RNAcentral holds the sequence, with entries from ENA and Rfam.
A computed fold for a 73-nucleotide RNA from a Candidatus Babelota bacterium, annotated as transfer RNA.
Its Rfam family is "tRNA". By type it is a transfer RNA.
NCBI's taxonomy places the organism under Bacteria, Bacteria candidate phyla, Candidatus Babelota.

């Protein structure tokens, strides 16, 4: 220098052939227990890495940028 993969909640990760963004763990509140542990219920938490484009509508399609992993030279 060139190719490929990845980037979504605090963490680990799903997701949708374009139509209201989810799970587990963690966190907060409440119940069960005399208390702890444990368990149950409810809730908060996201500009879907960034900048543009296409579209009535983009996490998803297109171009570019950044970061990480990897292959080739």
């Nucleotide at each position: 220098g060139g190719g490929g993969c990845u980037a979504u909640a605090g963490c680990u990760c799903a997701g949708u052939u374009g139509g209201u963004a989810g799970a587990g763990c963690g966190c907060a509140u409440g119940g069960a227990u005399g208390g702890c542990a444990u368990u149950c219920a409810u809730g908060a938490g996201g500009u879907c890495a960034c900048c543009g484009g296409u579209u009535c509508g983009a996490c998803c399609c297109c171009g570019g940028u950044u970061a990480g992993c990897u292959c080739c030279a």

The same sequence occurs in records of 2 taxa.